RNA sequence: CAAUCAUCUCCAUCCAAUAGGUGACGGUGAACCAGGUCAGGCCGGGAACGGAGCAGCCUUAAACUUGUUAUUUAUGUGGGUGGAGAUGCUUGAUA
Numbered sequence: 001c002a003a004u005c006a007u008c009u010c011c012a013u014c015c016a017a018u019a020g021g022u023g024a025c026g027g028u029g030a031a032c033c034a035g036g037u038c039a040g041g042c043c044g045g046g047a048a049c050g051g052a053g054c055a056g057c058c059u060u061a062a063a064c065u066u067g068u069u070a071u072u073u074a075u076g077u078g079g080g081u082g083g084a085g086a087u088g089c090u091u092g093a094u095a
């Protein structure tokens, strides 16, 4: 100096793990200041009927959420692959 093997460090990349973000599906979700339907009652009317409309029910907004899923960020976590560097044993060549 070169080669094999092994170990470590760094970089890149992939898979997983952990901790977050965002979206989708689902769920919950409005006394009144969302909508629809509006019992009862109220109002108008001779009546037929009409009107406004509380509760209830339904659909949802904001928001919240156990869960499922997709995506994304991060790393003193675990590992694969490739490259660079360092160290050690062995072998070979040279001085």
Base pairs, nucleotide, nucleotide: 001092002091003090005088006087007086008085009084010083011082012081013080014079015078016077017075018074019073020072021071022070023069024068025067026065027064028063034059035058036057037056042051043050044049
Bacterial small signal recognition particle RNA from a Mollicutes bacterium, 95 nucleotides, folded computationally. The sequence was found by an Rfam model in a public genome assembly. Rfam family: Bacterial small signal recognition particle RNA. Rfam links the family to the GO terms SRP-dependent cotranslational protein targeting to membrane, signal sequence recognition and signal recognition particle, plasma membrane targeting.